This is a predicted structure of a 144-nucleotide RNA (FMN riboswitch aptamer (RFN element)) from Neorhizobium galegae bv. officinalis.
[in-house]
RNA sequence: CUGGGUUCUCAGGGCGGGGCGAAACUCCCCACCGGCGGUAUCGGAAGCAAUCCGGAGCCCGCGAGCGCCUUCUCCAAAGGAAGGGUCAGCAGAUCCGGUGAGAUGCCGGAGCCGACGGUAUAGUCCGGAUGGAAGAGGACAAGG
Numbered sequence: 001c002u003g004g005g006u007u008c009u010c011a012g013g014g015c016g017g018g019g020c021g022a023a024a025c026u027c028c029c030c031a032c033c034g035g036c037g038g039u040a041u042c043g044g045a046a047g048c049a050a051u052c053c054g055g056a057g058c059c060c061g062c063g064a065g066c067g068c069c070u071u072c073u074c075c076a077a078a079g080g081a082a083g084g085g086u087c088a089g090c091a092g093a094u095c096c097g098g099u100g101a102g103a104u105g106c107c108g109g110a111g112c113c114g115a116c117g118g119u120a121u122a123g124u125c126c127g128g129a130u131g132g133a134a135g136a137g138g139a140c141a142a143g144g
Stems, first nucleotide, its partner, number of pairs: 001144002005140006016030004031124002033114002035062004042054004057112002065090002067087001068084006094110005116127003
C1' cells in the first nucleotide's frame, strides 16, 4: 500500500401565517425540508499542473417501508411469528435559456416529487421505531 476477517461507534430534515369548518400542523392560499454511494465544465487547499477535499431530492445505483415469496403456528382460512432480498409490483420527481469541446450537475428562470398504519384527506403530526439500514469512521489479529 492492498483485499478480506472479527469487532465497536455513528448513520434524516421539515407546518410558521392566513381561510373555510363542529373538527384540519391532513383541505385551500402563502410557507418549509431533502438519507447513502457514484458521476463533475463549479468551489477550496498560498496553487499553473499533479494530487487531495467538498459539490445533483428529480442523471446512474442503493437504503428503510408496503407488496410478494418461503417456513412455523392453525383442520383450513384469517390473524400472528420468523426469514428471504431480486421477484421488482408500489417505490417518486426537470424542463427552458445561457456558458462551454463537453452540463438533466455550473449560472439564470420556471416547475415537479415524497412508503405504510392512525386521524377531517398528512413529505412536515402521532405510531411501528430505544427498530432496521444504504453507508461512513475507528480498533484488533493475521495474510498478500